[in-house]
Annotation:
Predicted 3D model of a 117-nucleotide RNA (Guanidine-I riboswitch aptamer). The coordinates come from a structure-prediction model, not an experiment, and the mean pLDDT is 77.
RNA sequence: GGACUGGUUCUCUAGGGUUCCGCGGCCAUUGGCCGGCCAGGUCCGAGGGAGAACGCACAACCCCCCUUAGCGGGAGCGGGCAUUGUGUCAACACGGAGGGAUAAAAGCCCGGGAGGU
Numbered sequence: 001g002g003a004c005u006g007g008u009u010c011u012c013u014a015g016g017g018u019u020c021c022g023c024g025g026c027c028a029u030u031g032g033c034c035g036g037c038c039a040g041g042u043c044c045g046a047g048g049g050a051g052a053a054c055g056c057a058c059a060a061c062c063c064c065c066c067u068u069a070g071c072g073g074g075a076g077c078g079g080g081c082a083u084u085g086u087g088u089c090a091a092c093a094c095g096g097a098g099g100g101a102u103a104a105a106a107g108c109c110c111g112g113g114a115g116g117u
Stems, first nucleotide, its partner, number of pairs: 007054006015044002020041002022038001023035005055088006061080003064076001065074003092112001094115001098110003
């Protein structure tokens, strides 16, 4: 000095707070205020947690093209891609401070960022 990539959506979990509900307290009358140090429901929720679906890429395959009487053979930054296979999704992954959203907070988002190794 250099060090690429690591799909989208949904469901859930670790975790997170407090709009709403519930719970507790006080006041009061069908409601108001306070409490998340309140282990609940709703809610938010992981790159480095789990699962599912889809998408994409490549190969087989089909079409197109060349060749052959035909079978067959060849060729490609070409097209398709139902189906099958493989990959993506394997392996690795230490990490602030600060800021942002929402009612609020967070392992959310900035961010597989800065930095470190």